[in-house]
Order: sequence, then structure tokens, then C1' cells
RNA sequence: ACAAAGAAAAGGCAACACACGUGAAAACGUGUUACGCAAAACCACCGGUCUAAGGGUUACAAGUUUAUUUUUAAAUAAAUGAGUUCGCCUACGACAGCGGAGUCACCUAA
Repeated sequence: ACAAAGAAAAGGCAACACACGUGAAAACGUGUUACGCAAAACCACCGGUCUAAGGGUUACAAGUUUAUUUUUAAAUAAAUGAGUUCGCCUACGACAGCGGAGUCACCUAA
């Protein structure tokens, strides 16, 4: 010096909750607080998890068009269809305090 390890010392970060704010949401920022953390420092590359604005789909559906029947104008069938529906799917969104990979790093007992 590097790797492994984590007693001690000096420090560091900050869960939940609350207040304010951002966001469609997940979540995030600031302040208070401290559950915990030897990488709970950085990083969205891989896996995983979360959300669904937008997109798609299911169902319903005003209106319109065509055909048939019949006694007015109605009935039936088909097509199209604004809109409604959170029900289902979907990340280009999010999570680094879910795991892995990568990068940087304080101290020194066994």
C1' cells in the first nucleotide's frame, strides 16, 4: 500500500411520525425527531417491488347510417360511435433503508 475483519475512538447518515411544499400517483424535498445502519456514501447496469398521468382493453352507451317487416312511424338485425367505467394490461415514472454488480471512502484492537 492492498485485501479481509469490526472491539474501541472521532465522527457520519436518518426509519416511523409531524409541519410545509412538489407530483396524477408511487414517491420526493426542507425542518423537527431517531427505528436503525460499517458503506443506510454515490450509481437505475441486472433482478425485484410500487404507481398508472398517458396509451390499450372489457362492459355500458347518446347519436348516426344501412337492411328487413309493417298500418302512421315504430320494431328487429348489423355497422359506426362522442362519452362513462379503475375492472384488467402497460413505464418513458419511482424505490439505492430489497438483493446483486460497479465507483469512491474514516479508524485500527484481535

Description: The RNA shown here (c-di-GMP-I riboswitch aptamer) has 110 nucleotides and comes from an Alteromonadaceae bacterium. It matches the Rfam family "c-di-GMP-I riboswitch aptamer". Rfam describes the family as follows. GEMM was predicted in a large-scale screen for bacterial structured RNA regulatory elements. The source organism's lineage runs through Bacteria, Pseudomonadati, Pseudomonadota, Alteromonadales and Alteromonadaceae. The coordinates come from a structure-prediction model, not an experiment, and the mean pLDDT is 84.